Transfer RNA from a Candidatus Woesearchaeota archaeon, 75 nucleotides, folded computationally. Rfam family: tRNA. The family's RNA type in Rfam is transfer RNA. Lineage of the source: Archaea > Nanobdellati > Candidatus Woesearchaeota. The coordinates come from a structure-prediction model, not an experiment, and the mean pLDDT is 81.

[in-house]
C1' cells in the first nucleotide's frame, strides 16, 4: 500500500441484520437501610457528542461517503 474485524457511561458488552423512545444491561460510583465498624445484602440515583465530519430521510447508534484509532490477513 490493499482487504477485513471493531470503537456505545469509569470499565466490560447488547442494540445495528429491518431506520422510529440509547439499554428493567452487568460491574465500578454516590446516597440510604442493615451493622458496634468495615464487608456482604437490600433501596434508590447519576452517569451517553453512540470515535470524528458530511451525506440521504420527516426521522440515523443503525443506511451511503470521506476521516482517526486498535486488531488481524495479504502483499
Nucleotide at each position: 500500500g490493499g482487504g477485513c474485524u471493531g470503537g456505545u457511561a469509569g470499565c466490560u458488552c447488547a442494540g445495528c441484520u429491518u431506520g422510529g423512545u440509547a439499554g428493567u444491561a452487568g460491574c465500578a460510583g454516590c446516597u440510604g437501610a442493615c451493622u458496634c465498624u468495615u464487608a456482604a445484602u437490600c433501596a434508590g440515583c447519576a452517569g451517553g457528542u453512540c470515535g470524528g465530519g458530511g451525506g440521504u430521510u420527516c426521522a440515523a447508534a443503525u443506511c451511503c461517503c470521506c476521516u482517526c484509532c486498535a486488531g488481524c490477513c495479504c502483499g